This is a predicted structure of a 72-nucleotide RNA (transfer RNA) from Trichonephila inaurata madagascariensis. The coordinates come from a structure-prediction model, not an experiment, and the mean pLDDT is 80. Rfam family: tRNA. Rfam's curators write: Transfer RNA (tRNA) molecules are approximately 80 nucleotides in length. It is annotated as a transfer RNA.

[in-house]
RNA sequence: UCCCAUGUGGUCUAGCGGUUAGGAUUCCUGGCUUUCACGCAGGCAGCCCGGGUUCGAUUCUCGGCAUGGGAA
Numbered sequence: 001u002c003c004c005a006u007g008u009g010g011u012c013u014a015g016c017g018g019u020u021a022g023g024a025u026u027c028c029u030g031g032c033u034u035u036c037a038c039g040c041a042g043g044c045a046g047c048c049c050g051g052g053u054u055c056g057a058u059u060c061u062c063g064g065c066a067u068g069g070g071a072a
Base pairs, nucleotide, nucleotide: 001071002070003069004068005067006066007065010025011024012023013022018055027043028042029041030040048064049063050062051061052060
């Protein structure tokens, strides 16, 4: 310098253009327990950034940025 892949809560991870953006875990609250732990119920918290297409974009597309891999 070029090519490819990926980017979703604090962390990990699903998601066929119309979803309440799902799950696990962490944290908080309640309840249980003599107490703790386990297990139970509830809550907080998310689409990397900017354009374009579309009635409608997390999803398609273009550029950027970041990470990983490859070529020279």